[in-house]
Context: one part of a larger RNA
Molecule: small-subunit ribosomal RNA, 3' major domain
Organism: Metapseudomonas otitidis
RNA sequence: UGACGGGGGCCCGCACAAGCCGUGGAGCAGGUGGUUUAAUUCGAAGCAACCCAAAAAACCUUACCUGGCCCUUGACAUGCAGAAGAACUUUCCGAAAAAUGAAUUGGCGCCUUCGGGAACUCUGAAACAGGUACAGCAGGGCGGUCGUCAACUCGUGUCGUGAGAUGUUGGGUUAAGUCCCGUAACGAGCGCAACCCUUGUCCUUAGUUACCAGCACCUCGGGUGGGCACUCUAAGGAGACUGCCGGUGACAAACCGGAGGAAGGUGGGGAUGACGUCAAGUCAUCAUGGCCCUUACGGCCAGGGCUACACACGUGCUACAAUGGUCGGUACAAAGGGUUGCCAAGCCGCGAGGUGGAGCUAAUCCCAUAAAACCGAUCGUAGUCCGGAUCGCAGUCUGCAACUCGACUGCGUGAAGUCGGAAUCGCUAGUAAUCGUGAAUCAGAAUGUCACGGUGAAUACGUUCCCGGGCCUUGUACA
Numbered sequence: 001u002g003a004c005g006g007g008g009g010c011c012c013g014c015a016c017a018a019g020c021c022g023u024g025g026a027g028c029a030g031g032u033g034g035u036u037u038a039a040u041u042c043g044a045a046g047c048a049a050c051c052c053a054a055a056a057a058a059c060c061u062u063a064c065c066u067g068g069c070c071c072u073u074g075a076c077a078u079g080c081a082g083a084a085g086a087a088c089u090u091u092c093c094g095a096a097a098a099a100u101g102a103a104u105u106g107g108c109g110c111c112u113u114c115g116g117g118a119a120c121u122c123u124g125a126a127a128c129a130g131g132u133a134c135a136g137c138a139g140g141g142c143g144g145u146c147g148u149c150a151a152c153u154c155g156u157g158u159c160g161u162g163a164g165a166u167g168u169u170g171g172g173u174u175a176a177g178u179c180c181c182g183u184a185a186c187g188a189g190c191g192c193a194a195c196c197c198u199u200g201u202c203c204u205u206a207g208u209u210a211c212c213a214g215c216a217c218c219u220c221g222g223g224u225g226g227g228c229a230c231u232c233u234a235a236g237g238a239g240a241c242u243g244c245c246g247g248u249g250a251c252a253a254a255c256c257g258g259a260g261g262a263a264g265g266u267g268g269g270g271a272u273g274a275c276g277u278c279a280a281g282u283c284a285u286c287a288u289g290g291c292c293c294u295u296a297c298g299g300c301c302a303g304g305g306c307u308a309c310a311c312a313c314g315u316g317c318u319a320c321a322a323u324g325g326u327c328g329g330u331a332c333a334a335a336g337g338g339u340u341g342c343c344a345a346g347c348c349g350c351g352a353g354g355u356g357g358a359g360c361u362a363a364u365c366c367c368a369u370a371a372a373a374c375c376g377a378u379c380g381u382a383g384u385c386c387g388g389a390u391c392g393c394a395g396u397c398u399g400c401a402a403c404u405c406g407a408c409u410g411c412g413u414g415a416a417g418u419c420g421g422a423a424u425c426g427c428u429a430g431u432a433a434u435c436g437u438g439a440a441u442c443a444g445a446a447u448g449u450c451a452c453g454g455u456g457a458a459u460a461c462g463u464u465c466c467c468g469g470g471c472c473u474u475g476u477a478c479a
Base pairs, nucleotide, nucleotide: 001479002478003476004475005474007473008472009471010470011469012468013467015463016462019427020426022424023423026318027317028316029315031313032312033311034309035308043052064304065303066302067301068300070299071298074128078127080124081123082122083121085120088106091103093101110117111116130293131292134290140286141282142281144278146276152189153188154187155186156185157166158165159164170181171180172179196270197269198268199267201238202237203236204235205234206233207232211227212226215225216224217223241264244258245257246256247255248254320420324379325378326377327376328375329374330373336367337366338365341360342359346355347354348353386417391412392411393410394409395408396407397406433455434454435453436452437451438450439449
């Protein structure tokens, strides 16, 4: 100087408390461990691994295993030599399949100085290719974490023999090393804040595909004429600054209350992550020094596996019902996506879906009926008209192909479960809880992820205690 203390003082945070909903019990989904296996590819490991990498494992992916009567300048790159033919495409044979091997049909392109050349194919040789092989404790890059915590430093000066100190401490204040005052310090940098995006109010400009107040027409639909007022869209501005008033304070910074205002003291949300810590993570995104393999640790193909199942753990979904289930009727969104695509009306099917073909490169058309809610009816506390696992049968769709191993539909079946021990998570407002909607990935395949809106709470006395953090101070056999 740090670090640490079941030392002290001050302060903060859904840290506790006050509340609300959960997890832990059940069934299932998916992740991990373990076990099993020919293989169950690999990585991630307290917080900060475990719906994580994976924004999609039937084949492919795929890295794993088995087999191949498969290859060895190679699936891919650069250059050299030679040969023929464009490239390319079709068909056939053989083992279960493909790779592979063999044969074969069609095809003669582009430029040209008519020699040939460019691209492609085949053969040969040697350089080389290739490696998701190893080590993240060789390193880069990237993201995680403490933590959006308020810190971390420097120049000059001063003090100290020196390590170092001072500044950065003190008195107030703040979300903040934020600001003020004091002061052997005076200044500065990276952080904080602001500048950026979005949302909340108003104005201007613009008016189609959006909108419709007033005026007409009307098939009653903003449908048509018409209009740019309103909504909205999207560009530019205004607006909030403790600016004003009162009080407190040290005549300061600031705090408390008020006015005006759509909004008030950082208005709400986001992006933004200092010096560093964890030899934290990743050599399997990528790139890379080293090391290793080179007829194999490289490459091709088929089938299997990553989906196994006594069990254990974390994350979720669905429930256990009446604030509910079922049936009928009636409303109200936002944000997205669409031409290899979204797919309307109509018709067929109980349904998944099929048929059909209009429109749309989209404020025009489509996905697309939002659901909870509301109005009625029924059920009457029961393992039930709750709950839906499991299983059987029959189907639909995608796709070469749903056996291992897809999703969905109909009929039947109707398991556990009556609110969950010790323990434990999240959340302070348009939040929790609850209800649906969309997108990425994607042929198909979400209870996951990311986004969107609808309905919409309770509680916070307070900082003694638990956890984490900041500043000052003290002790130390620690560095």